Molecule: c-di-GMP-I riboswitch aptamer
Organism: Steroidobacteraceae bacterium
């Protein structure tokens, strides 16, 4: 140092729902709380769901916790 996550370890994050608030929505943010996550740590670059307009063609938006890719990252054994 590189790949692997089976056994550990110190631990990390945070589904549903609830309350605030933001937003047409889809959802996001913050407490609350844990269904799971070895990258549920970043990216919207490719495919796919979702929501808005539009109905000819499309555009804008969201979803990193559908998946694919990229980047980086702990950790004793092996």
């Nucleotide at each position: 140092c590189c790949a692997a996550g089976c056994c550990a370890a110190g631990g990390g994050c945070a589904a549903a729902c609830c309350c605030g608030c933001c937003g047409u929505a889809a959802g996001g943010c913050g407490g609350g709380g844990a269904c799971g996550c070895a990258a549920a740590g970043c990216c919207u670059c490719c495919g796919g769901u979702c929501u808005g307009a539009g109905u000819u063609u499309u555009c804008a938006g969201a979803c990193a916790g559908c998946g694919g890719g990229g980047c980086u990252g702990c950790c004793g054994g092996u």